This is a predicted structure of a 60-nucleotide RNA (transfer RNA) from Marmota monax. Lineage of the source: Eukaryota > Eumetazoa > Chordata > Gnathostomata > Marmota.
[in-house]
RNA sequence: GUAGCUCACUUGGUAGAGUGCUUGCCUUACAUGCAAGAGGCCCUGGGUUUAAUCCCCAGC
Numbered sequence: 001g002u003a004g005c006u007c008a009c010u011u012g013g014u015a016g017a018g019u020g021c022u023u024g025c026c027u028u029a030c031a032u033g034c035a036a037g038a039g040g041c042c043c044u045g046g047g048u049u050u051a052a053u054c055c056c057c058a059g060c
Stems, first nucleotide, its partner, number of pairs: 001060001004019004021037005043059005
């Protein structure tokens, strides 16, 4: 090592921001702006545990 990209979070109870994307509003139109939405079983395998993105081990 986590959303397409850049990064948070919680030393245990199934996760957020910015940007991008989609839709709507706005505009003669585009951009800007505003609102909503989609998108992640958190690198892989194993172990501990009632329960692992989180703790332990190995690998890349």